[in-house]
Molecule: Glycine riboswitch aptamer
RNA sequence: ACGGAUUUCUGGAGAACUCCUUAAGUGGAGUGCCGAAGGUGCAAGUCGAAAGACGAAUCUCUCAGGCAAAAGGACAGAAAGGCGG
Numbered sequence: 001a002c003g004g005a006u007u008u009c010u011g012g013a014g015a016a017c018u019c020c021u022u023a024a025g026u027g028g029a030g031u032g033c034c035g036a037a038g039g040u041g042c043a044a045g046u047c048g049a050a051a052g053a054c055g056a057a058u059c060u061c062u063c064a065g066g067c068a069a070a071a072g073g074a075c076a077g078a079a080a081g082g083c084g085g
Base pairs, nucleotide, nucleotide: 002084003083006080007079008078009077010076011075016031017030018029019028020027032067033066034065038063039061041059045054046053047052
């Protein structure tokens, strides 16, 4: 050089109605909906005599979370010091 992790900064999508209630999207209920925190499932492939095990994603499920704003936010870019090399 390079590598993955950490911290800071910047950008960052999707999806809502009804009823009750409240000073107030304040709190609650019903139904519907969304995927990009986290979590579930597995293709190729590898292992195994077999059963089966391991095994990726922005795919899948929708458990959790979310459906004004804020916050959060996968991911992307920049920077920092340190580690491996």